[in-house]
RNA sequence: UAGAGGUUGCGAUUAUAAAAAUUACUUUAAAAUAGGUUUAGGGAACUUUACGUUUAAAGGAAAGGUGUAAUCGCCGAAGCAUAUUUCUAUUCCCUUUAGAAAUAUUGCUGGGACUAUGUUGAAUAAGCAUAGUACUGUCAUCACUAGAUCUCCAAUCUAUUGAUGAUGCGCUA
Numbered sequence: 001u002a003g004a005g006g007u008u009g010c011g012a013u014u015a016u017a018a019a020a021a022u023u024a025c026u027u028u029a030a031a032a033u034a035g036g037u038u039u040a041g042g043g044a045a046c047u048u049u050a051c052g053u054u055u056a057a058a059g060g061a062a063a064g065g066u067g068u069a070a071u072c073g074c075c076g077a078a079g080c081a082u083a084u085u086u087c088u089a090u091u092c093c094c095u096u097u098a099g100a101a102a103u104a105u106u107g108c109u110g111g112g113a114c115u116a117u118g119u120u121g122a123a124u125a126a127g128c129a130u131a132g133u134a135c136u137g138u139c140a141u142c143a144c145u146a147g148a149u150c151u152c153c154a155a156u157c158u159a160u161u162g163a164u165g166a167u168g169c170g171c172u173a
Base pairs, nucleotide, nucleotide: 001173002172003171006075009074010073011072012071013070014069015068016067017066025059026058027057028056029055030054031053035047036046037045040095041094042093043092044091078109079108080107081105082104083103084102085101086100087099088098089097110136111135113133114132115131116130117129118128119127120126137167138166139165140164141163142162143161145159146158147157148156149155
């Protein structure tokens, strides 16, 4: 520098489908009450004929995530943890919590599957973390068998299979 692991390798974009959803929210009517306007706390401001709650009727979404198809970029692909900065979530401010983006630590994880626990989520989907189980890729060591080198044995190399161990800053050319 170029490649390999898998047709369930990793990630992104577009289209579409289901679900989200008898939902959020809007309108109308009625009732009760002093609470309510944020993940949570405090303060300010507003509301006292409800900008809130309950019931009924009518109307009625979307995002994140998932399946399918196509396209693109790739093989630390990618994900996670910690720290810093910025932005978003409320009428405003401070703290907190959650999410998103960027940078750094060359910190952890070879890869996917299943199971359990926790967490995010509308969810029994799926993601993430931890642990376990077998599978799989690569390398090393040992053993059997076969082949090649050698006149033969021995020795060396290659390949299949089995066992053990390790793991990506690794492996092959």
A computed fold for a 173-nucleotide RNA from a marine eukaryotic metagenome, annotated as Lysine riboswitch aptamer. Its mean pLDDT, the model's own confidence on a scale to 100, is 80. Rfam family: Lysine riboswitch aptamer. Rfam links the family to the GO term lysine biosynthetic process.